The prediction has a mean pLDDT of 81. The RNA shown here (transfer RNA) has 74 nucleotides and comes from Fonticula alba.
[in-house]
RNA sequence: GUCCGAAUGAUGUAGAUGGUUAUCAUAUCUGUCUAACACACAGAAUGUCCCAGGUUCGAGUCCUGGUUCGGACA
Numbered sequence: 001g002u003c004c005g006a007a008u009g010a011u012g013u014a015g016a017u018g019g020u021u022a023u024c025a026u027a028u029c030u031g032u033c034u035a036a037c038a039c040a041c042a043g044a045a046u047g048u049c050c051c052a053g054g055u056u057c058g059a060g061u062c063c064u065g066g067u068u069c070g071g072a073c074a
Base pairs, nucleotide, nucleotide: 001073002072003071004070005069006068007067010026011025012024019057028044029043030042031041032040050066051065052064053063054062
């Protein structure tokens, strides 16, 4: 330099043919339990879906450009 892939709560991850409230686990906080801690159970909070545009009635999802990371080739 060319090509391919990825980016979603604090962390990892799902997200169908574009459709109404974005999923699950872990972690955190509160309560129950315990002498206490842990486990278990119940509940809660946490998301500008990497950035900027575009298409559309409607975009995490499609299109264009960019950024970062990973890979292949030279």
Its Rfam family is "tRNA". The family's RNA type in Rfam is transfer RNA. The sequence is in RNAcentral, with records from ENA and Rfam.